């Protein structure tokens, strides 16, 4: 700086300095010398990335070597045949994805739904260039 995706009617101010503007922008409607907007401290909100942790179910190699199930026969176990040797079922690991829940490291936020309406409009976050 554009481009991609996702939120945007919930939530949370108090001191200093400073001094006239401000709610992106048009229209309207507000707020503000009882001190705008900024810029510091401090507090707080809230969970979008991060980071733990619980469970899910997926792959993926190692190790191993047929179990669960079915059907056939049998009075019934056995016994054969399929799943199934292109490697199940286990174990023990690794990955990549979801759900929840804690946490608060990176952001962001802290009049009025993004203040209303409007648009090829903004804002904030994550992500690749």
């Nucleotide at each position: 700086c554009g481009c991609u995706c996702a939120u945007c009617c919930a939530g949370a101010g108090c001191g200093g300095c400073u001094g006239a503007g401000g709610g992106a922008c048009a229209g309207g409607c507000c707020c503000u010398u009882u001190g705008a907007c900024g810029c510091c401290g401090c507090g707080g909100c809230a969970a979008c990335c991060a980071g733990c942790u619980u469970c899910u179910g997926c792959c993926c190699g190692a190790u191993g070597g047929a179990a669960c199930g079915g059907c056939u026969c049998c009075g019934a176990c056995c016994a054969g045949c399929c799943c199934a040797u292109c490697g199940a079922u286990a174990u023990a690991g690794g990955g990549a994805a979801g759900a929840a829940g804690c946490c608060a490291g990176g952001u962001g936020c802290c009049a009025a739904u993004g203040c209303c309406u409007g648009a090829u409009c903004g804002a904030u976050g994550a992500g690749a260039g």
About this RNA
This is a predicted structure of a 129-nucleotide RNA (SAM riboswitch aptamer (S box leader)) from an Actinomycetota bacterium. The sequence was found by an Rfam model in a public genome assembly. Of the family's consensus pairs, 97% are formed in the model.